Predicted 3D model of a 73-nucleotide RNA (transfer RNA) from Ectocarpus siliculosus. Rfam family: tRNA. It is annotated as a transfer RNA. The source organism's lineage runs through Eukaryota, Sar, Ochrophyta, Ectocarpaceae and Ectocarpus. RNAcentral holds the sequence, with entries from ENA and Rfam. The coordinates come from a structure-prediction model, not an experiment, and the mean pLDDT is 80. A source record names the gene tRNA-Arg.

[in-house]
């Protein structure tokens, strides 16, 4: 420097172009024990890397950048 993929709550993974962006972990509080652990109820946390575009609507489609992977030279 060419090409192919990928970026989404602390961690992981999901989401036909239209819904309150969903689920596991974890993390708080209650219940429940003699304290815990497990179990159960509730609850907080992602303007979806970033900037532009296309749409009546973008987490999705396009482009540009910044990052990361693996592969050509």
């Nucleotide at each position: 420097g060419g090409g192919u993929c990928c970026g989404u709550a602390g961690g992981c993974u999901a989401a036909u172009g239209g819904a309150u962006a969903a689920g596991c972990c974890g993390c708080u509080g209650c219940c429940c024990u003699u304290c815990g652990a497990a179990g159960g109820c509730a609850g907080a946390u992602a303007u979806c890397g970033u900037c532009g575009g296309u749409u009546c609507g973008a987490g999705u489609c396009c482009g540009g950048c910044c990052g990361g992977a693996c592969u050509c030279g």